[in-house]
RNA sequence: GGAUUUGAUCCUGGUUCGGGAUGACCGCUGGCGGCAUGCCUAAGACAUGCGAGUCGUACGAGGUAACCCAUGUUUCCUGAGUGCUUGUGUUAUCCGCUAUUGGAUCACUACUUAGUGGCGGAAGGGUGAGUAACACGUGGGUAAUCUGCCUCAGAGACUGGGAUAACUACUAGAAAUGGUAGCUAAUACCGGAUGAGAGAUAGAAAGAUACGUUUUUUCUAUAGUAAAAGAAGCCUUUAAAGCUUCACUUUGAGAUGAGCCUGCGGCGUAUUAGCUAGUUGGUGGGGUAAAGGCCUACCAAGGCGACGAUGCGUAGCCGACCUAAGAGGGUGAUCGGCCACACUGGGACUGAGACACGGCCCAGACUCCUACGGGAGACAGCAGUUAGGAAUAUUCGUCAAUGGGGGGAACCCUGAACGAGCAAUGCCGCGUGAACGAAGAAGGUCCUCUGGAUUGUAAAGUUCUGUUGUUAGGGACGAACGACCAGUAUAGGAAAUGAUACUGGAGUGACGGUACCUUUCAAGAAAGCUCCGGCUAACUACGUGCCAGCAGCCGCGGUAAUACGUAGGGAGCGAGCGUUAUCCGGAUUUAUUGGGUGUAAAGGGUGCGUAGGCGGAUUAAUAAGUUGGUGGUCUAAGCCCGAAGCUUAACUUCGGUUCGCCACCAAAACUGUUAACCUUGAGUAUGGUAGAGGCAAGUGGAAUUUCUAGUGUAGCGGUUAAAUGCGUAGAUAUUAGAAGGAACAUCAGUGGCGAAGGCGACUUGCUGGGCCAACACUGACGCUGAGGCACGAAAGCGUGGGGAGCAAAUAGGAUUAGAUACCCUAGUAGUCCACGCCGUAAACGAUGGAUACUAGGUGUUGGAGGAUAGACCCCUUCAGUGCCGCAGUUAACACAAUAAGUAAUCCACCUGGGGAGUACGACCGCAAGGUUGAAACUCAAAGGAAUUGACGGGGGCCCGCACAAGCAGUGGAGUAUGUGGUUUAAUUCGACGCAACGCGAAGAACCUUACCAAGUCUUGACAUCCUCUGACGAUGCUGGAAACAGUAUUUUCCUUCGGGACAGAGAGACAGGUGGUGCAUGGUUGUCGUCAGCUCGUGUCGUGAGAUGUUGGGUUAAGUCCCGCAACGAGCGCAACCCUUAUGGAUAGUUACUACGCAAGAGGACUCUAUUCAGACUGCCGUUGACAAAACGGAGGAAGGUGGGGGAUGACGUCAAAUCAUCAUGCCCUUUAUGACUUGGGCUACACACGUACUACAAUGGCGUUCAACAAAGAGAAGCGAAAUCGCGAGAUGGAGCAAAACUCAAAAACAACGUCCCAGUUCAGAUUGCAGGCUGCAACUCGCCUGCAUGAAGUCGGAAUUGCUAGUAAUCGCAGAUCAGCAUGCUGCGGUGAAUACGUUCCCGGGCCUUGUACACACCGCCCGUCCCCCCAGGAGAGCCCGGGGGACCCGAAGUAGGCAGUCUAACAGCAAGGAGGACGCCGCGGAAGGUAAAACUGGUGAGAGGGA
Repeated sequence: GGAUUUGAUCCUGGUUCGGGAUGACCGCUGGCGGCAUGCCUAAGACAUGCGAGUCGUACGAGGUAACCCAUGUUUCCUGAGUGCUUGUGUUAUCCGCUAUUGGAUCACUACUUAGUGGCGGAAGGGUGAGUAACACGUGGGUAAUCUGCCUCAGAGACUGGGAUAACUACUAGAAAUGGUAGCUAAUACCGGAUGAGAGAUAGAAAGAUACGUUUUUUCUAUAGUAAAAGAAGCCUUUAAAGCUUCACUUUGAGAUGAGCCUGCGGCGUAUUAGCUAGUUGGUGGGGUAAAGGCCUACCAAGGCGACGAUGCGUAGCCGACCUAAGAGGGUGAUCGGCCACACUGGGACUGAGACACGGCCCAGACUCCUACGGGAGACAGCAGUUAGGAAUAUUCGUCAAUGGGGGGAACCCUGAACGAGCAAUGCCGCGUGAACGAAGAAGGUCCUCUGGAUUGUAAAGUUCUGUUGUUAGGGACGAACGACCAGUAUAGGAAAUGAUACUGGAGUGACGGUACCUUUCAAGAAAGCUCCGGCUAACUACGUGCCAGCAGCCGCGGUAAUACGUAGGGAGCGAGCGUUAUCCGGAUUUAUUGGGUGUAAAGGGUGCGUAGGCGGAUUAAUAAGUUGGUGGUCUAAGCCCGAAGCUUAACUUCGGUUCGCCACCAAAACUGUUAACCUUGAGUAUGGUAGAGGCAAGUGGAAUUUCUAGUGUAGCGGUUAAAUGCGUAGAUAUUAGAAGGAACAUCAGUGGCGAAGGCGACUUGCUGGGCCAACACUGACGCUGAGGCACGAAAGCGUGGGGAGCAAAUAGGAUUAGAUACCCUAGUAGUCCACGCCGUAAACGAUGGAUACUAGGUGUUGGAGGAUAGACCCCUUCAGUGCCGCAGUUAACACAAUAAGUAAUCCACCUGGGGAGUACGACCGCAAGGUUGAAACUCAAAGGAAUUGACGGGGGCCCGCACAAGCAGUGGAGUAUGUGGUUUAAUUCGACGCAACGCGAAGAACCUUACCAAGUCUUGACAUCCUCUGACGAUGCUGGAAACAGUAUUUUCCUUCGGGACAGAGAGACAGGUGGUGCAUGGUUGUCGUCAGCUCGUGUCGUGAGAUGUUGGGUUAAGUCCCGCAACGAGCGCAACCCUUAUGGAUAGUUACUACGCAAGAGGACUCUAUUCAGACUGCCGUUGACAAAACGGAGGAAGGUGGGGGAUGACGUCAAAUCAUCAUGCCCUUUAUGACUUGGGCUACACACGUACUACAAUGGCGUUCAACAAAGAGAAGCGAAAUCGCGAGAUGGAGCAAAACUCAAAAACAACGUCCCAGUUCAGAUUGCAGGCUGCAACUCGCCUGCAUGAAGUCGGAAUUGCUAGUAAUCGCAGAUCAGCAUGCUGCGGUGAAUACGUUCCCGGGCCUUGUACACACCGCCCGUCCCCCCAGGAGAGCCCGGGGGACCCGAAGUAGGCAGUCUAACAGCAAGGAGGACGCCGCGGAAGGUAAAACUGGUGAGAGGGA
């Protein structure tokens, strides 16, 4: 920084992601090199090898070799001698060398070895168990100390002695290991001398200082104290000595290392608050290298602790490492410093150093050997094994270098170290090729598919290069020293050896034939992993179908998934990539830097006050804090800066810088401290003043109730209505009296008082605090306040009173589906008093206390002053208490001198929701319970404020046949029709509140038809393309239910001659589907609703969602119009424009009409028809209104307030509303069938339920009679069909006229007039049924309509409920049309007759606007609480059971040991001896590990069945 709470917004707040890191693990993959790193777990157990030895120049001894002696033989060479001689010869002899055999070991030499002895095994290497500690870090102290080897300086090294190992002999034992006797040496051991400079004691002087004769230096005196006559070498001389080097003794100093003490610093927990007897101190003594209760005896009673003692848990600490802007947070691998440990526990010895990793003793556990008697062992050294585990390497090479031990040295040892091996474990570097190359190849994928897009310059191809690899050849740096050889110089010395420094020479490499260089070969051998919904770079296809699966958070998947799986493509990183784990960051999400607490989590209920924190003015001093400077320290490495070396980098090397702590010096503003002083903070005194402030005692009236008595009579009481209850035994009511308890009307007021809780009749007493005035006194005495103490509503508890009213519990009556409630009648605790507990509340202003400052206005309470003659009013001021409001603050709401503003101070509290204010523990309480107060687990939210909607059995205004007022109905009957249900082979499908149900269907006998049964067809009933043929068809016959099959007869058309139309056959592409999905869609439609609404631009307001406009005052049918207004305008809707009806004018007119008795003719006047125009606009007058809009009344007019009615017209949107079966269409499914044909059946079923209609139930009527009267609008050619004739009738015959202002359907009916019926199941009603007919049609059985005669059901006005309608309307009457062969009680139109009522808007329903509440937004058909049922999880309690660590008490008591004793033994010393000193063993004492006993506390694990929680 992002994502995530919401419809959207702002905030609070958590969760999560992107980054970096790792001793890492895991998955997939893997070319090379360099540099690093590599058991984080079982401080589990370990086979095997190695990891600490060395010195013969300390010692004796053994072994080997050489030397030595003797002998003989042989070979070679040199020299001497000798001969000749510019060169050679010679050999008897001598010397040297080599080989053989034998001897001897006395002396000498070299090598080697067990033992004695010396030094080293306390270093190096490993690990982190323990340890919360002076263990570590840092700074001091040591006047309280030691220090082997090393360096410097001084002195010395004299004289004696006794043993012992090895060895020999004997001997025990399986072994390990010994025993006895005898011999021997030393740089092993011991005595004595010398010696003081070191130490001790005493004294003197001068310093230092913790002021203590503590200590330093110098001086004096006293007593005592040391050693190896050693080793090697050199020279001189032969006698001892001398010299050099190493070793030794002693002393001082240094260096190095170590010990001890101490200031400061760094974990958690208070649900651990008290701990401590050697404990704290002192004195004497002991002990140590050394101070010290370190130990001991005695004395005193101290010591530590809220600034966190003690306990418990966890942990090696640091330099540093990771992260971070920093401050911080986390870590403590590798490297470096310190500590601790070495199977577990204890102990000492030796030594300069240990209480000792590869030493000793003891105990324990474990493993091994054993002859069963007894022994051996310790990888947390390097390798390695096993176990554990997600997981961590070779039983490698070399001492070449660096370093260590020993040695005089050579040299030896060194799993330290240096190297190699294994591992992508990490960091760094390199490569897997480069350039050109479009037929944009093939293949893959996708698509709108004759083609295009993409993979993609990618490949192929051409030309290059050669890193790595491979072949062959060369080939390092790291090597310098020491010692050796040769030489030079310096100092000392008589000289030499020797020492030091330098020069030259020779020699030394594990790595390693490695790095590196040259060369051969050939693009030849070398790329993967994760991701692609948003965060987050990167998209398509297929499969799957809430399945399989994904997921870090949000979330994806229920048939069109960019989120699962696969493929293609793409993105990122790259020899790696991704997951997981952990840490920091982001997280200002513990806030010092750098947060908060009115409502989001969060102010203690209130006060007093302790510690602590903070604190007014002035002056002086000081220098603790503070600031500056200087010095010490801050190991090295690391980080940072600058350089250098490996080809670069990582890596390595060199140089430089910083924090902190300590010491010293300086400054003096601020804080602190000290001293002095001041009055403004605070307090005291004086005078006033208001008050339900508190406590106690007393008094009062009204009211309720009860009791007594009177009057009085039938009810009272109570409720929405009732009942329970009271009352004839006299209630209620009323009068009088009495009793008793509790509370105090009016006054009364966002008035008063109090710290809060709280306080209300009156009087008295006692008593606390406040305010005001004046300014006399004190002189900072102040503020806050963890713990602590006190107060603290109501309810509750204890004891004793009291008890009128009220009233939990309880009882009864009602209400209700129920009613453990609300309502009613009763009624107990309690409420009241006294005393004592409890200690909590939405104890709230949800706002801690105190101080200062920062615009105003207006009330009110208490006081003072001014003004006034005095009051009221007014002005000023102090202290309270309210409202409004600016700046400022705030997420907003809001707060705003009574701050939530601006500052500084003290206290309390918060850190996601739930679990939970719960559990456990502790404290308090008589109990109830309170205070303190978690975790596991679980969710991705929980929450605050505000916004827009929706909703409300919230409010206001308004409208509508919404109610009301009326009329007629439905619901009851029969029938028709539709639906549900049921049935069926099928009863095709769709429509389901309004807004499905006489709906799709404006018309199912076949067809329709989609359904069922049976029979058939498969390029198909229908479309296009290709090939072949020429018929197809019609008529007749046969089979069949038909489709169809067979058979006989008959038979083509057009032509530009290519062919085409039509039909048949064949092959495949394909056709077909009323199959699915209306929740994939288009189109169409319904509905809210013909309701008056829905929006936009610019501006303004608001952090923002949004608001404003569109709200307000009027008005309208209307967001219609007017006025006002931070709005001004605009759009879609409203209205108007169109058609029709109503008046008139003009023009035109036949089939209409006509002043005709009829016809013809004529006419255009009238009716009518058609076209067009006029008219109506609140235009005019008056009243009201705001001078508006508008409303009301009136005039004129055919018509008056949208003129009336109707049509068309339906805003933004809502309902995943309806329709895939009108049509179109994506996807899916089907293809000898879900397609097509045919016959028959079904859609018409029938116990039942519902909707919509028709006909009725009758007299406002039925029936009959009259050749009775009056319409409008339509339709007509496969049609309407007249006249006439026949039939009772339906109808038949007939065929005039008419493609229609002409002819036909066609008769209108109700109505009217007259007659009859007389209130009945009827002369009402007509269902049902029988018989006989008619019509349509291939066909009337399932299953049509009509007629005649006969039959004559239910039904007598309809329960709850419910529908329509406001005028030419309802009601009633008929007519026509579409569909249609035939078939309306349906539908759509048409006219005739023709009402009643509307006070009004309280209520029901629906709607509009404003406002309000909201935990709703899928929007109240919402959300949501608890019990119960089932499954699962974690935790608490639990009769108990089991393990563990620690402490105390007691028992036993190993090794050990400064002490004691004197039993046994005893070389050095003293002693003539006896014996002694000293020593060893033994015994005693001390101390003490392991082990054991008993009791208690604590941490865990487990536990039947219960309980609460998610």
The RNA shown here (small-subunit ribosomal RNA) has 1510 nucleotides and comes from an uncultured bacterium. The coordinates come from a structure-prediction model, not an experiment, and the mean pLDDT is 80. Its Rfam family is "Bacterial small subunit ribosomal RNA".